[in-house]
Predicted 3D model of a 473-nucleotide part of an RNA (small-subunit ribosomal RNA, 3' major domain) from an uncultured bacterium.
Context: one part of a larger RNA
RNA sequence: UGACGGGGGCCCGCACAAGCAGCGGAGCAUGUGGUUUAAUUCGAAGCAACGCGAAGAACCUUACCAGAACUUGACAUCGUCUGAAUUACUCCGUGAAAGCGAGGAUGCCUUUCGGGAGCCACAAGACAGGUGCUGCAUGGCUGUCGUCAGCUCGUGUCGUGAGAUGUUGGGUUAAGUCCCGCAACGAGCGCAACCCCUAUCCUUAGUUGCCAUCAAUUAGUUUUGGGCACUCAAAGGAGACUGCCGGUGUCAAACCGGAGGAAGGUGGGGAUGACGUCAAGUCCUCAUGGCCCUUAUGUCCAGGGCUACACACGUGCUACAAUGGCCGGUACAAAGGGUCGCGAACUCGCAAGGGGGAGCUAAUCUCAAAAAACCGACCUCAGUUCGGAUUGGAGUCUGCAACUCGACUCCAUGAAGUUGGAAUCGCUAGUAAUCCCGGAUCAGCACGCCGGGGUGAAUACGUUCCCGGGCCU
Numbered sequence: 001u002g003a004c005g006g007g008g009g010c011c012c013g014c015a016c017a018a019g020c021a022g023c024g025g026a027g028c029a030u031g032u033g034g035u036u037u038a039a040u041u042c043g044a045a046g047c048a049a050c051g052c053g054a055a056g057a058a059c060c061u062u063a064c065c066a067g068a069a070c071u072u073g074a075c076a077u078c079g080u081c082u083g084a085a086u087u088a089c090u091c092c093g094u095g096a097a098a099g100c101g102a103g104g105a106u107g108c109c110u111u112u113c114g115g116g117a118g119c120c121a122c123a124a125g126a127c128a129g130g131u132g133c134u135g136c137a138u139g140g141c142u143g144u145c146g147u148c149a150g151c152u153c154g155u156g157u158c159g160u161g162a163g164a165u166g167u168u169g170g171g172u173u174a175a176g177u178c179c180c181g182c183a184a185c186g187a188g189c190g191c192a193a194c195c196c197c198u199a200u201c202c203u204u205a206g207u208u209g210c211c212a213u214c215a216a217u218u219a220g221u222u223u224u225g226g227g228c229a230c231u232c233a234a235a236g237g238a239g240a241c242u243g244c245c246g247g248u249g250u251c252a253a254a255c256c257g258g259a260g261g262a263a264g265g266u267g268g269g270g271a272u273g274a275c276g277u278c279a280a281g282u283c284c285u286c287a288u289g290g291c292c293c294u295u296a297u298g299u300c301c302a303g304g305g306c307u308a309c310a311c312a313c314g315u316g317c318u319a320c321a322a323u324g325g326c327c328g329g330u331a332c333a334a335a336g337g338g339u340c341g342c343g344a345a346c347u348c349g350c351a352a353g354g355g356g357g358a359g360c361u362a363a364u365c366u367c368a369a370a371a372a373a374c375c376g377a378c379c380u381c382a383g384u385u386c387g388g389a390u391u392g393g394a395g396u397c398u399g400c401a402a403c404u405c406g407a408c409u410c411c412a413u414g415a416a417g418u419u420g421g422a423a424u425c426g427c428u429a430g431u432a433a434u435c436c437c438g439g440a441u442c443a444g445c446a447c448g449c450c451g452g453g454g455u456g457a458a459u460a461c462g463u464u465c466c467c468g469g470g471c472c473u
Base pairs, nucleotide, nucleotide: 007473008472009471010470011469012468013467015463016462019427020426022424026318027317028316029315030314031313032312033311034309035308042053043052064304065303067301069299070298073127077126078125083119087105089103092101093100094099109116110115129293130292132291133290134289138287139286140282141281142280143278145276150189151188152187153186154185155184156165157164158163169180170179171178195270196269197268198267200238201237202236203235204234206232209228210227211226214225215224216223241264244258245257246256247255248254320420324378326376328374336367337366338365341360342359346355347354348353386417391412392411393410394409395408396407397406433455434454435453436452437451438450439449
């Protein structure tokens, strides 16, 4: 000078408390450990590993295993020689394929006619190649404390010096935010603001958007004319600043209340992450030092594995029912995607789906809502008209191919489960809870992830305690 203390003081945070919904019990999904295996590729390890890398393992991916092959190599540069390359091949033989062996036809960009570019084949090498090791040799990127309010510097002053001061103190704030004081005076990185979305209004322009008024028309708020008022879609502006009033306060900063206002004291979200910490993570994104392999630790191929299963843990989904499940008709979103695509009407099928092909390179067409509300039966708590696992059968779709190992549909089957021990997580408002929708990846595969809207609560006395953090001592 720091760090630490079951030392002290002050303060904050869904940290506790007050509440709501869960996890921990069941079944399934998924990740991990363990075990097994020829292989179950590798990494991640308290918070900050474990629906994580992986925004999608049937082949491919793929790095793993056993097998079959290649050795200047799948890929790059240099060199020699021949032929353009190539294309559809053809006969085959062998093989699981990769490949190995054989045959003939076609075919020319440019030119100074020497050749050149490009590609194929071939010999010897230089070299290629390595998802091999070291993240404790590194760059870059990332997590974390933490969006916590801190971290420093120049000059001056003090101290023999390490250092101190400033940055402490009194108030105040979300904030080292601001005010006052002070041997300090200033400054920088952070905070805040500037940026984006959202809440109100104005102006502009009115199609693919909208329909108040008017006219015609229709089974139909159906279509057309017409209009740009409204909604809306973007562009530009306005608006909120403790600006105004009252009180408190040190005539301060500020706090409390009020007015006006769509919005009030950072309006609500997002982006934004200081100096540093953890030799944190990543050599398997990429880059890279060193080491190692070089007929193999490289490359190619078909098959298997990553999907195993006495078990243990994490994260989720579905439930255990009546605030419910079932049947029927009926209503209302936002944000997105779509030409190798989205695919309407109509039609076949109980259904998954098939046929069909209008329209749409999209404010035009299309994918396309569910909870809710209404009508019914279930009729009082039952392993049930709850629950749907598992299993049998029959199918659909994608794809060269669903055996290992896909998703979905129908018929049958109908397991555990009656609200979950100790313990533990999230959340303070359009939030929790609940209900669907879309997207990325993607041939196919979503209970995960990332977004969108619909319905829409309870509670907060307070800071003694638990956890984390800040300042002073």